Record summary:
RNAcentral holds the sequence, with entries from ENA. The RNA shown here (Bacterial RNase P class A) has 361 nucleotides and comes from a bacterium. Its Rfam family is "Bacterial RNase P class A". Rfam classes the family as a ribozyme. It is recorded under the gene name rnpB.

RNA sequence: CAAGUUGUCAAGGCGGCCGCUGCGUUGUCAGAGGAAAGUCCGGGCUCCAAAGGGCAUGACGCUGGGUAACGCCCAGGGGGAGAGAUCCCACGGAAAGUGCCACAGAGAACAGACCGCCGGGUCUUUAUUGACCCUGGCAAGGGUGAAACGGUGGGGUAAGAGCCCACCAGCGGUCCGGGUGACCGGGCCGGCUCGGCAAACCCCGUCAGGAGCAAGACCAAAUAGAAAAGCGUUUGAGGCUUGCCCGGCCGAUGCUUUCGGGUAGGUCGCUAGAGGAUCGGGGAAACCCGGUUCCCAGAGGAAUGGUCGCCGCCGCCUUUUUAAAGGCGGAACAGAACCCGGCUUAUUGACAGCUUGGCGC
Numbered sequence: 001c002a003a004g005u006u007g008u009c010a011a012g013g014c015g016g017c018c019g020c021u022g023c024g025u026u027g028u029c030a031g032a033g034g035a036a037a038g039u040c041c042g043g044g045c046u047c048c049a050a051a052g053g054g055c056a057u058g059a060c061g062c063u064g065g066g067u068a069a070c071g072c073c074c075a076g077g078g079g080g081a082g083a084g085a086u087c088c089c090a091c092g093g094a095a096a097g098u099g100c101c102a103c104a105g106a107g108a109a110c111a112g113a114c115c116g117c118c119g120g121g122u123c124u125u126u127a128u129u130g131a132c133c134c135u136g137g138c139a140a141g142g143g144u145g146a147a148a149c150g151g152u153g154g155g156g157u158a159a160g161a162g163c164c165c166a167c168c169a170g171c172g173g174u175c176c177g178g179g180u181g182a183c184c185g186g187g188c189c190g191g192c193u194c195g196g197c198a199a200a201c202c203c204c205g206u207c208a209g210g211a212g213c214a215a216g217a218c219c220a221a222a223u224a225g226a227a228a229a230g231c232g233u234u235u236g237a238g239g240c241u242u243g244c245c246c247g248g249c250c251g252a253u254g255c256u257u258u259c260g261g262g263u264a265g266g267u268c269g270c271u272a273g274a275g276g277a278u279c280g281g282g283g284a285a286a287c288c289c290g291g292u293u294c295c296c297a298g299a300g301g302a303a304u305g306g307u308c309g310c311c312g313c314c315g316c317c318u319u320u321u322u323a324a325a326g327g328c329g330g331a332a333c334a335g336a337a338c339c340c341g342g343c344u345u346a347u348u349g350a351c352a353g354c355u356u357g358g359c360g361c
Stems, first nucleotide, its partner, number of pairs: 001357010012311007020031003023027001033333001037344002040342005045212004057208005062076005077091001078089004092203002097201002099197003114142002116138003119134005150168006169193002171190008216268004225259001227258005238250004275294008313330007
């Protein structure tokens, strides 16, 4: 310097002017994010349900730890990818049962005989040359495939074969050592050689009662009421008629009040919390404990915006002796809606560690 890989941090700053939202605080006040996003997991909170248990359904599935909880995080084991830094893995069971395994191939799972190898018989040939037959033997070699029922060597045989033996690999059993454990290392025995897929059904284990802030609570115009009380029916409540009186008209399933109800609307839930910052301690880490200190959006068709100046960052151009000065342009993804813990996705930039390669000293 290049390529790669991992981690951490930031998400321009200050000020003026004009606006918007909030309020026990009217102020020199506060006012979006790392993802506010997807709504994929887990909790708080709320209502409903509920003696206890089961079925169904769904999610998850190595070990130890963390946590309010998790399908998340940390550390470790095992497996896999890479030259390496490093990364990836739903990682229980396929010797419970069922099912599936494209294409090719003779045969794809208690397999199979296409080419081939060997034996016997008949015929034939110079020839163990060739043809046919045995529902003969075999699976070493070839061929197909992602995968063909252990591998290598030797013995054995007509040819062959774990048929037998040695070593290796796997599986099962058993014992010893290490580790909290997953698991690791080793000895012995058994020819046992048993394909893969469970993100196919399924089996085993663990967890989950349901719905969600449009939860839910309160106030309450209106409408529905065989709810209650009072007044009243030519001894007329009440209404209309002009502010009042008289008069006039209407007037009985009526009028007034209360209760109940809950629509529109309003209020609460609503932002002080598994909270932030900092210091100390414990732990390898995730994380936990303690002290001090701070208060940090709360809208409801839904505020958090616009503009100007200066400085900083990046790029380009011009001038100039390097320095530097001037001009122009640029700065992503996105946007709270009950609140937290995660995961995932989108996205700009800076820095640091590590790996590999090249060049120089």